[in-house]
RNA sequence: GAUGAACGCUAGCUACAGGCUUAACACAUGCAAGUCGAGGGGCAUCAGGAUGUAGCAAUACAUUGCUGGCGACCGGCGCACGGGUGAGUAACACGUAUCCAACCUGCCUUAUACUCGGGGAUAACCCUUCGAAAGAAGGACUAAUACCCGAUGGCAUUAUCCUUCCACAUGGUGGGAUGAUUAAAGAAUUUCGGUAUUUGAUGGGGAUGCGUUCCAUUAGCUUGUUGGUAAGGUAACGGCUUACCAAGGCUUCGAUGGAUAGGGGUUCUGAGAGGAAGGUCCCCCACACUGGAACUGAGACACGGUCCAGACUCCUACGGGAGGCAGCAGUGAGGAAUAUUGGUCAAUGGCCGCAAGGCUGAACCAGCCAUGUCGCGUGCGGGAUGACGGCCCUACGGGUCUUAAACCGCUUUUGCACGGGAAGAAAAGCGUCUACGUGUAGACGUGUGACGGUACCGUGCGAAUAAGCAUCGGCUAACUCCGUGCCAGCAGCCGCGGUAAUACGGAGGAUGCGAGCGUUAUCCGGAUUUAUUGGGUUUAAAGGGUGCGCAGGCGGGAUAUUAAGUCAGGGGUGAAAUUUUGCGGCUCAACCGUAAGACUGCCUUUGAUACUGGUAUCCUUGAGUCGGGUCGAGGCAUGCGGAAUGCGGCGUGUAGCGGUGAAAUGCAUAGAUAUGCCGCAGAACGCCGAUUGCGAAGGCAGCAUGCCAGCCCCGUACUGACGCUGAGGCACGAAAGCGCGGGUAUCAAACAGGAUUAGAUACCCUGGUAGUCCGCGCCGUAAACGAUGAUUACCGGUUGUUCGCGGUAAACGGCGAGUGACUGAGCGAAAGCAUUAAGUAAUCCACCUGGGGAGUACGUCGGCAACGAUGAAACUCAAAGGAAUUGACGGGGGCCCGCACAAGCGGAGGAACAUGUGGUUUAAUUCGAUGAUACGCGAGGAACCUACCCGGGUUUGAACGCAUUUCGACCGGUGUGGAAACACACUUUCUAGCAAUAGCGAUUUGCGAGGUGCUGCAUGGUUGUCGUCAGCUCGUGCCGUGAGGUGUCGGCUUAAGUGCCGUAACGAGCGCAUCCCUUAUCGAUAGUUACCAUCAGGUGAUGCUGGGGACUCUAUCGAGACUGCCGGCGUAAGCUGUGAGGAAGGUGGGGAUGACGUCAAAUCAGCACGGCCCUUACAUCCGGGGCGACACACGUGUUACAAUGGCGUGGACAAAGGGCAGCUACCUGGUGACAGGAUGCUAAUCCCAAAACCACGUCUCAGUUCGGAUCGAAGUCUGCAACCCGACUUCGUGAAGCUGGAUUCGCUAGUAAUCGCGCAUCAGCCAUGGCGCGGUGAAUACGUUCCCGGGCCUUGUACACACCGCCCGUCAAGCCAUGGGAGUUGGGGGUACCUAAAGUCCGUAACCGCAAGGAUCGGCCUAGGGUAAAACCGAUGACUGGGGC
Repeated sequence: GAUGAACGCUAGCUACAGGCUUAACACAUGCAAGUCGAGGGGCAUCAGGAUGUAGCAAUACAUUGCUGGCGACCGGCGCACGGGUGAGUAACACGUAUCCAACCUGCCUUAUACUCGGGGAUAACCCUUCGAAAGAAGGACUAAUACCCGAUGGCAUUAUCCUUCCACAUGGUGGGAUGAUUAAAGAAUUUCGGUAUUUGAUGGGGAUGCGUUCCAUUAGCUUGUUGGUAAGGUAACGGCUUACCAAGGCUUCGAUGGAUAGGGGUUCUGAGAGGAAGGUCCCCCACACUGGAACUGAGACACGGUCCAGACUCCUACGGGAGGCAGCAGUGAGGAAUAUUGGUCAAUGGCCGCAAGGCUGAACCAGCCAUGUCGCGUGCGGGAUGACGGCCCUACGGGUCUUAAACCGCUUUUGCACGGGAAGAAAAGCGUCUACGUGUAGACGUGUGACGGUACCGUGCGAAUAAGCAUCGGCUAACUCCGUGCCAGCAGCCGCGGUAAUACGGAGGAUGCGAGCGUUAUCCGGAUUUAUUGGGUUUAAAGGGUGCGCAGGCGGGAUAUUAAGUCAGGGGUGAAAUUUUGCGGCUCAACCGUAAGACUGCCUUUGAUACUGGUAUCCUUGAGUCGGGUCGAGGCAUGCGGAAUGCGGCGUGUAGCGGUGAAAUGCAUAGAUAUGCCGCAGAACGCCGAUUGCGAAGGCAGCAUGCCAGCCCCGUACUGACGCUGAGGCACGAAAGCGCGGGUAUCAAACAGGAUUAGAUACCCUGGUAGUCCGCGCCGUAAACGAUGAUUACCGGUUGUUCGCGGUAAACGGCGAGUGACUGAGCGAAAGCAUUAAGUAAUCCACCUGGGGAGUACGUCGGCAACGAUGAAACUCAAAGGAAUUGACGGGGGCCCGCACAAGCGGAGGAACAUGUGGUUUAAUUCGAUGAUACGCGAGGAACCUACCCGGGUUUGAACGCAUUUCGACCGGUGUGGAAACACACUUUCUAGCAAUAGCGAUUUGCGAGGUGCUGCAUGGUUGUCGUCAGCUCGUGCCGUGAGGUGUCGGCUUAAGUGCCGUAACGAGCGCAUCCCUUAUCGAUAGUUACCAUCAGGUGAUGCUGGGGACUCUAUCGAGACUGCCGGCGUAAGCUGUGAGGAAGGUGGGGAUGACGUCAAAUCAGCACGGCCCUUACAUCCGGGGCGACACACGUGUUACAAUGGCGUGGACAAAGGGCAGCUACCUGGUGACAGGAUGCUAAUCCCAAAACCACGUCUCAGUUCGGAUCGAAGUCUGCAACCCGACUUCGUGAAGCUGGAUUCGCUAGUAAUCGCGCAUCAGCCAUGGCGCGGUGAAUACGUUCCCGGGCCUUGUACACACCGCCCGUCAAGCCAUGGGAGUUGGGGGUACCUAAAGUCCGUAACCGCAAGGAUCGGCCUAGGGUAAAACCGAUGACUGGGGC
């Protein structure tokens, strides 16, 4: 885009068209084929007339064919048309073209001739009988355009003969002669008929060429079959039929069989070529309940005829009968689905008739249905406060629906009402008239409409009667909110939905189309995705394992000829409709009319002759032969050889050998292994040996001989296209395997044992049988690979190598044939190929068409078997695949780094306790953090404060702001109740100013609250980690189709992508480094509270004082370090040195500083914030409890286990901090915590304030004078309050623990270890934590193999959520389709036999008939029925096999 459509929602109208695609299923009822009285006998019925009876009449009854007419009957014509359907049919059925000299044709037409004389029946009517009926039988009468006989015949037919002309083989035509055969009908009034022959037309019959679906898993079929002769039959040819004779005929160019199907004009689609379809309309065919058969007839083997058989339905008195909608309506059924039991013969057409006319479900109309196409309408203009309302938002306000509405003006298609009102009608007929040839033509008049009072026209009324459907993530035009929360659902593909869904559902809005819109189904297109136009086969699917070769396809040069292909002109045909174009008619259009064009085809004819083909004659370059010469693991056969291995024999010799990662099995004192000599056996051939050579491929390797074959080179003598390819076919064909017979040294499936392992039916080891070897015969497959078919021609270079030739040559831009490497053009998706093409062309063959199922099943063929060849489908998925890219990963490689290992020191893991976590418990044990990167973490202070629990209160609320009311209070104090919060009562009672008032405070009310409720996966901010690792990128250029690469790679170097050199790259940015702070040295400046060398004073003592500015120190500015200098190495960068100098040396030490990013890492409970949720509660206040629980488990720590120690006494030295609700000297009391006094200090001034260490003494290896948990008692302090639940003190008690399993942590120098000090938080403190400070102060690093982490380069990848990846197979459960299967069951077709209706034909003496003829009987054939054995195709089947999800 399309449709004979269906379904869902919706629906105003016209016109035109269409309407059982399914059950060729079954049918009630009505209608669809009759007509002619001008063929006939007649008269049942109707009308009229006449007569009669009753009767005056009306009227009733009866008679009469007398008239109009006419049921039934005889007869004629029609019923073979028209209408329906598509079951069958793969066929001369259809289409197209040709032919019939092999034919028929009623009515019609042309022409000629004739139409004479007779005859006997029969139906109807009447009578009788049988039957329920349908119907039938008998008797008697009668007519014809019914039937028969005779006459007449030739231009008819036929036989024979003569003859003319023609053709295409049989042959045909014209003329003549002779013989034989056959006709007739009337009616009515002058026309219509009848008979014979003839012409034409029309309609049919037959023959042939070409075209016409799929399956080869259908390969052979056929006996009237193929042909001939003769006969029969037919309208006619013909095996059409029969008899005889011959043995043919068809077929890989697809016979036969099976499946499916009416064919064409045309229709849809497509640029076309094609593909799909065949409904309506037209042509042809076939069929008419199923099967068979003939009759009649011009025509049928007959839709509304006959006979028979069968199935079904109906009637029945059970004896018998009737029927055939695939005609029009209609009914049931089936189905997703398809209409009225309508009107009219007015028109067109058909049949009959002289005609009038009759009949006509053909036809014309109407009805139903949005089924389709076309057209029209549902209004148009103005109208902003841009309203209300809805929806949305960044929400005091905007946006949108929206000029939309109201309202004002206008129009009237449609609608309603009224009025008018067609065309389609031409005729025929009838009447009158005219002409002439008296039945024809013409003129005038008359006359007929189903549709339909419709179309159309006019008038009036009035916006009045009329809009939906689908979609809105991308493709694809159109976006927001709410609800939902991987639910409900959507979905054409990709895919949406797990709490902020433009994808589900609703809403608002928007988009598309519009009386329709969507969905489903089907076809074509896009799809160059079956490729003729117009594809491919190295790696994506795809080259046969290789050769030979029949058929086939294709084929070198020249000349001549032919004209089949080819091309051109002419002719015929290609029905109409359809499609295209012009013009025209319905108001337009759809639709219709008309004309043109087209119908790309077939046939025929006349030419052309380049190319292809045919024929003929030549040619030598393709191909082959010949002469000469090489070459080679080419093949077959025979013989020979040495090394090795194993075995045997004899020695030597002794304890192991062998084997492995390490072992063991095994062998060995019965003497192995090792070694010497001799012998035997079988198999394979080292070095040469190679990127080599040969062969068609498989493949081929010691040496020699024989036989066979081949390429190549040189010569150019011969043949003269002999060529290439090659479906089937034939042959060869590694290894393994199979059969028979040998052989068997080695090796070695199976097997055995030993190991390894969780297991180990493996890898490793020790053995070991088939086999490996030979002969003969099978098998026929391989990653049979160059994953690259064969042949021919052409198109650039460089460089090896083998063989031969040219050349004096070893030189060579030499020649030919092979075999390799590299690189162009070109090709290719790229990788790559590149004269050995995957380039450019040509010929032939083979093969491919998404993945899986599956190289499977079934069938067939081959094979001894194993198995091979051929080779599907159901079902299922949305991918499977190729090449390349970037990452990530690897029990891949290279280089490098890090307390990563190693080397060391000290710890953890064992104990007790502290603390955190899990778990458990609980009313609650609030919440968060969970590998590294949670667990002395948030918390730098849980008795209240506290988020949790229990209980009791409050509800604009605890605080604050604004406005407002009231008051001069409130607060406070006291009292009562209460656990408190709180409530009540009493009491006290503002400031300034004279006052107004202002201020202050409280209070009332209102508006704003509040939430540690949820979401860290909606977020900001902050933080952890990789990692202080050296990386991460950009611009321009260049390369690549592209992803992307280059730069950033390579070499050297560095702590470093730090730098240098090279370089299609050149530069730049974020990181590194530098800059900053601190520390180490020096200088300058300054000198108090710090300092004190010199001077002076002074004390019990002290920088205590004057003073000083030297020193220390303080705190500001500078200096200094840069591989700067030297030696060595190096191109350089740089490295190196016990170098110099220097306080410091190669980043001096430490800190701050954390690239692009990763982990949806952590935090909504620090804060902020979107959304959601609660609002007398999830808010808030208070009392009490809990966060402190305790069988357990883990992390981090503290203290220890002791003598490098504990205890006692005495003595010495810091830094950095803190201090007024504070630190506190000092004094007094207390054993002590501390208390009571008191002084200094808002601090370089005063205070807090050192320990390890040193000296002396003691303890002497023990659960201790170690260790201090736990518990008891008594206290101190803070605080409203130490019960749950604080710290400290004293006395007493004195647990575990004697250095800690597997495993694991930190640290490279002022570091580890060890010692104390301070601070924050803080009333106090559960601090052994955290953050700082100084004192004392080590050991070790060979080195980078390994573990962990990281960086760069490279490689492989089926990974990309990226190895914690991906993924294979069994098993378990479910579902699905399918193969096998004892069988069971159904179907179509065929075969054999039996039986056989109707009927044609053949034969037929008896019976009937004057005759023609009929009946009868017999026979052939046969539908149908029965029996039997097979084949094929389905369905189903216990069980079973694999497969898919």

The RNA shown here (small-subunit ribosomal RNA) has 1445 nucleotides and comes from an uncultured Marinilabiliaceae bacterium. RNAcentral holds the sequence, with entries from Greengenes. The coordinates come from a structure-prediction model, not an experiment, and the mean pLDDT is 83.